This is a predicted structure of a 72-nucleotide RNA (transfer RNA) from a Minisyncoccota bacterium. Lineage of the source: Bacteria > Bacillati > Minisyncoccota. The sequence is in RNAcentral, with records from ENA.
[in-house]
């Protein structure tokens, strides 16, 4: 240099183009407990950036960025 893959809450991970982007752990608040731990209930928190297609985009297309793989 060429080709390919990946990017979603703090972390991990779902979501066939369709109505509050779901779950686990973590975190916060409460309940329980003499306290801690454990358990239960509830809350906060995310689609890498830009453009396009579409009635509608996490999803499809293009460019950029970052990371990874193969090849010379």
């Nucleotide at each position: 240099g060429g080709c390919c893959c990946u990017a979603u809450c703090g972390u991990c991970u779902a979501a066939u183009g369709g109505u509050u982007a779901g779950g686990a752990c973590a975190u916060c608040a409460g309940a329980u407990u003499u306290u801690c731990a454990a358990u239960c209930u509830g809350g906060u928190a995310a689609u890498a950036g830009g453009a396009g297609u579409c009635c509608g985009a996490u999803u499809c297309u293009c460019c950029u960025u970052a990371g990874g793989g193969c090849u010379a």

The coordinates come from a structure-prediction model, not an experiment, and the mean pLDDT is 80. It matches the Rfam family "tRNA".